[in-house]
The part of an RNA shown here (small-subunit ribosomal RNA, central domain) has 350 nucleotides and comes from a metagenome.
Context: one part of a larger RNA
C1' cells in the first nucleotide's frame, strides 16, 4: 500500500461558518461519457505457464501451444452512474399562528456582607493555633451603635432543572439582538449533507496601553513546626484578580465518544409544546413532538461497559492511529511584543 483501527489499549480536529472536492430523494424523456455485449486491429522477441523433443539426467537449449488481465476501433443494449430537458413533494427552507430559556450586547438600579473613614458606648484586652508566637491595641483596639465611602460578587429560588456550536451563562429593569420548540400546510422545488485549504469565536493564566483596587492572593517578608521546611499552619503582602481597547490560541478545551441522515424491545422520572376523551372546568387518563437522566431487552464490546441521547446495524463526508524511550525535543518554515504556539524528525537504545 492493501488491510485494520480511534470511551478507557496508539488515535476525534477545543468549537463553529464555509470555498474546492466528495456524496446526494421521488417520476417520464433524450443522450452514449462510465457500465454491458459482440467483431476487427494491436499487445515485438525473449521470460511465466502447458505440450513435444535435443544433450545418459538436470540445469540449459529447441519446436508448437495458451497467456501477455491493457490500448484503439467498429457496431449494439439502455437498467444503474453520468449529462440534457422537464415534473413532484416526502428532505431542506419561507411564511402564518402560539411557546419556553442564567442565550448575546449595551445602560441603568438594589439590598446582604466585607473593609476603610468619622461620630457615640465602653476600657483591656483582640486575633490565631494542636498548641503558640509574629501581628493588633491605654495615642482607646476587639465588641456594639450611628452615619458616610469603595470595589468585587449576586444567598434563598436552585432542580443529574434550563440555554447556548464550543469556551461557558445565574440579583432586578429597560432596550437592541441570535438560535430552538409545537402547530398549521399557504409558497419555493433538492435549494441537501459533509467540509482539505481559508476565516471566525475560544476558560484560566500571561503580554501591551490607560483606568480602577473591597476582599482574595503567586512572589515576598515575618512567626511556628522539624533534623532540615527554600512546604503543609499562622500573621502580614506585591502583582494579578476587576474595567476598557488589543494581543495570546493553550486546558483533563472530556461524554476522554467527530458531522449528518435512516433503521432496530421496552420501563421509569424531569422540562417545553400540541391534539383527543370525559356536558364544561380544576384533574386525570390516552397520544404525538423536541429536550434532560436512569434502568434494561436483542446485538455490540478484550473486558468495564454501551444500549433509539448507542460503542447496535447501515450510508455519506472529514480528522488522526501505526511499539516504548529520545519527544511533541532538535533543525527549518509560518504566527507571537514577550512567554511561547503550530507544523514535526533522525541518530541512539529497549
Nucleotide at each position: 500500500c492493501u488491510g485494520g483501527g480511534c470511551u478507557u489499549a496508539a488515535a476525534g480536529g477545543g468549537c463553529a461558518c464555509g470555498u474546492a472536492g466528495g456524496u446526494g430523494g421521488u417520476c417520464u424523456g433524450u443522450c452514449a461519457g462510465g457500465u454491458c455485449a459482440g467483431g476487427g486491429g494491436u499487445g515485438a522477441a525473449a521470460u511465466c505457464c502447458c505440450u513435444c523433443g535435443g544433450c545418459u539426467c538436470a540445469a540449459c537449449c529447441g519446436g508448437g501451444g495458451a497467456a501477455c488481465u491493457g490500448c484503439c476501433u467498429c457496431u449494439g443494449a439502455a437498467a444503474c452512474c453520468g449529462a440534457c430537458a422537464g415534473a413532484c413533494u416526502g428532505g431542506a427552507g419561507u411564511g402564518g399562528a402560539a411557546g419556553a430559556g442564567g442565550g448575546g450586547a449595551g445602560a441603568g438600579u438594589g439590598g446582604a456582607a466585607c473593609u476603610c473613614g468619622c461620630a457615640g458606648u465602653g476600657g483591656a484586652g483582640c486575633g490565631g493555633u494542636g498548641a503558640a508566637a509574629u501581628g493588633c491595641g491605654u495615642a482607646g483596639a476587639u465588641a456594639u451603635u450611628g452615619c458616610g465611602a469603595g470595589g468585587a460578587a449576586c444567598g434563598c429560588c436552585g432542580g443529574u432543572g434550563g440555554c447556548g456550536a464550543a469556551a461557558g451563562c445565574u440579583a432586578c429593569u429597560c432596550u437592541c439582538u441570535g438560535g430552538c420548540u409545537u402547530c398549521u400546510a399557504a409558497c419555493u422545488g433538492a435549494c441537501a449533507c459533509u467540509g482539505a485549504g481559508g476565516u471566525g469565536c475560544g476558560a484560566a493564566a500571561g503580554c501591551u496601553a490607560g483606568g480602577g483596587g473591597a476582599g482574595c492572593a503567586a512572589a515576598c517578608a515575618g512567626g511556628a513546626u522539624u533534623a532540615g521546611a527554600u512546604a503543609c499552619c499562622c500573621u502580614g503582602g506585591u502583582a494579578g484578580u476587576c474595567c476598557u481597547a488589543g494581543c495570546u490560541g493553550u486546558a483533563a478545551a472530556c461524554g476522554a465518544u467527530g458531522a449528518g441522515c435512516a433503521c432496530u424491545a421496552g420501563g421509569u422520572a424531569g422540562a417545553g409544546g400540541g391534539a383527543g376523551u370525559u356536558c364544561c372546568c380544576a384533574u386525570a387518563c390516552c397520544u404525538u413532538c423536541u429536550c434532560u437522566g436512569c434502568c434494561g431487552g436483542a446485538g455490540a464490546u478484550a473486558a468495564u461497559u454501551c444500549g433509539u441521547u448507542a460503542a447496535g446495524u447501515g450510508c455519506u463526508c472529514c480528522g488522526c492511529c501505526u511499539g516504548g524511550g529520545g519527544a511533541g525535543u532538535a533543525c527549518g518554515g509560518c504566527c507571537g511584543c514577550a512567554a511561547g504556539g503550530u507544523u514535526g524528525a533522525a541518530a541512539c537504545u529497549c

Rfam family: Bacterial small subunit ribosomal RNA.